[in-house]
Annotation:
This is a predicted structure of a 90-nucleotide RNA (c-di-GMP-I riboswitch aptamer) from a Burkholderiales bacterium. Its mean pLDDT, the model's own confidence on a scale to 100, is 84. Taxonomically the source falls in Burkholderiales (Bacteria, Pseudomonadati, Pseudomonadota, Betaproteobacteria).
RNA sequence: UUUUUUGGAAGGCAAAGCCGCUGAAAGGCGGCGGCGCAAAGCUACCGGCCUAAACGCUCGAUAAGAGCGCAGGGCGGCGGGGUCGCCGGU
Numbered sequence: 001u002u003u004u005u006u007g008g009a010a011g012g013c014a015a016a017g018c019c020g021c022u023g024a025a026a027g028g029c030g031g032c033g034g035c036g037c038a039a040a041g042c043u044a045c046c047g048g049c050c051u052a053a054a055c056g057c058u059c060g061a062u063a064a065g066a067g068c069g070c071a072g073g074g075c076g077g078c079g080g081g082g083u084c085g086c087c088g089g090u
Base pairs, nucleotide, nucleotide: 003089007087012037013036017032018031019030020029021028022027035077041083042082043081045080046079047078048075049074050073055069056068057067058066059065
């Protein structure tokens, strides 16, 4: 320099669960923890999944309340795409 077939070592990330904070919720953040991960780095562009406060509709009595729909809220540790990249090996 090239490459990402390989992941032994160093180093990295951190599922469930528990505690605290936050949020309407899904979820997020911090601590403990460690199921796993060679992009479990970043990115909601495509598909998928989760949630439904606000909003709309319906019922109700115009109320309280309830039901249904909906992402402009999320998940990159669901798949694809995009983008950047560490150590060792070759």